[in-house]
Molecule: RNase P RNA; transfer RNA
Organism: Chloroflexota bacterium
RNA sequence: CGGGCCAAUCAGGUGACCGCGGUCUGCUAUAUGCAGGCUGAGGAAAGUCCGCGCUCCAUAGGGCAACGGUGCUAGCUAACGGCUAGGCGGGGUAACCCGACGGAAAGUGCCACAGAGAGCAGAGUGCGUAGGCAUCAAUACUGAUGUCAGGCGUGAGGGUGAAAGGGUGGUGUAAGAGACCACCAGCACUGGCAGUGAUGCUAGUGGCUCGGUAAACCCCACCGGGAGCAAGGCAAAAUAGGCGCAUUGGGGUGGCCCGCCCCGCAAAAAGCGCCGGGUAUGCCGCUAGAGGCGUCAGGUGACUGGCGUCCCAGAUAGAUGGUCACCACCCCAUCGGGGUACAGAACGCGGCUUAUAGAUUGACCCGGCCA
RNA sequence: GCCCCCAUCGUCUAGGGGCCUAGGACGCAGCCCUUUCAAGGCUAAAACCGGGGUUCGAAUCCCCGUGGGGGCA
Numbered sequence: 001c002g003g004g005c006c007a008a009u010c011a012g013g014u015g016a017c018c019g020c021g022g023u024c025u026g027c028u029a030u031a032u033g034c035a036g037g038c039u040g041a042g043g044a045a046a047g048u049c050c051g052c053g054c055u056c057c058a059u060a061g062g063g064c065a066a067c068g069g070u071g072c073u074a075g076c077u078a079a080c081g082g083c084u085a086g087g088c089g090g091g092g093u094a095a096c097c098c099g100a101c102g103g104a105a106a107g108u109g110c111c112a113c114a115g116a117g118a119g120c121a122g123a124g125u126g127c128g129u130a131g132g133c134a135u136c137a138a139u140a141c142u143g144a145u146g147u148c149a150g151g152c153g154u155g156a157g158g159g160u161g162a163a164a165g166g167g168u169g170g171u172g173u174a175a176g177a178g179a180c181c182a183c184c185a186g187c188a189c190u191g192g193c194a195g196u197g198a199u200g201c202u203a204g205u206g207g208c209u210c211g212g213u214a215a216a217c218c219c220c221a222c223c224g225g226g227a228g229c230a231a232g233g234c235a236a237a238a239u240a241g242g243c244g245c246a247u248u249g250g251g252g253u254g255g256c257c258c259g260c261c262c263c264g265c266a267a268a269a270a271g272c273g274c275c276g277g278g279u280a281u282g283c284c285g286c287u288a289g290a291g292g293c294g295u296c297a298g299g300u301g302a303c304u305g306g307c308g309u310c311c312c313a314g315a316u317a318g319a320u321g322g323u324c325a326c327c328a329c330c331c332c333a334u335c336g337g338g339g340u341a342c343a344g345a346a347c348g349c350g351g352c353u354u355a356u357a358g359a360u361u362g363a364c365c366c367g368g369c370c371a
Numbered sequence: 372g373c374c375c376c377c378a379u380c381g382u383c384u385a386g387g388g389g390c391c392u393a394g395g396a397c398g399c400a401g402c403c404c405u406u407u408c409a410a411g412g413c414u415a416a417a418a419c420c421g422g423g424g425u426u427c428g429a430a431u432c433c434c435c436g437u438g439g440g441g442g443c444a
């Protein structure tokens, strides 16, 4: 210098004006008014894929079954399917990255097509051998060739397939084959050493090799009661409904537009009061928290502890925006013009996943050149 | 905001690891029939929402995303 790999930070900046949500103070004097101060999106606020807090329901407490989830080991954590460290496997020259990574010699299922045979493997071609017939050679035993029949042995070669059930070399045989032998690979069992463990190294024995699939059923181990802030709680109109009160009814009488007495109390109507359920609406839940930053200590690390310091959105049809000027960067590229990613809180927190223009910093690896 | 469900020709659907080169109906196109149209018959085109993984093999099983639908005051 070029290429790569890992981690971290930022997410255009400054000023002016206008506007919006929250909160505090002051003033007017209750309109939720005016003025001023402070404050106001994210690394993912997203997907809602996991784990918690919180709330209600269920439950004496616990266990089993069912269902669902997780799946190498040790740790971290409030918890986790997350993270860290390690083991094993795979990729890369390397830094480093990736892994649904328990069990297929518990059981069941499946392995299409092709192929002889696909799960207590298989025999078409082939190889070899016994036999009948014909021809030739031969005195004969027999041999060679062709043909018929398909009996027996065989699993090396060819061929099919994703997969044909160890590999190489030799012995052996009629031909062959772990049938036998040597080496190598791998498996099971029993030990030894190292390690908390996964596991690694190593010794012996064994049968010669025991296919794949559990993101098929299943087995083993562990975990899980259900629902979700539209949870839940408080206050509380209007309407429907219930109860009570007096009035409206009929007759008589006096006076004239009403009063009094008697009868009737069934139904209906409107009025007032109370009850009522808890809707509209308002308030709480609601944001000071497993909190941020700095520093010290412990730990390889995730992380934990001490001390100091800071307060950092709480809306409810949903505020967090717009214009102008200068600067930074990018594009069209002539003055100049255009643009600045992905995206936007809704109870909160820890993760994962997905989207994302660009800029900066640090560690490391590979290659080239120079000293 | 929270919780569920679904996605296959233009439309409605079957298929739940291999026989899928994905079947059927309606529609569309062409031909036959008819004087012509309709009806009828024959033929053809036309699809697994996208990406990744598991498996020898994926429309089907798993994960991530996209789109659509429903419920909860």
Base pairs, nucleotide, nucleotide: 001367002366003365004364006362007361008360009359010358012327013326014325015324016323017322018321020040021039022038023037024036025035026034027033028031042342046353047352049351050350051349052348053347054228055227056226057225067224068223069222070221071220072086073085074084075083076082087101088099089098090097091096102219103218107217108216109213110212111211125157126154127153128152129151131148132147133146134145135144136143137142166184167183168182169181170180171179185209187206188205189204190203191202192201193200194199232284233283234282235281241275242274243273244272245271247269248268249263250262251261252260253259254258291310292309293308294307295306296305297304298303328340329339330338331337332336372443373442374441375440376439377438378437381397382396383395384394389427400414401413402412403411420436421435422434423433424432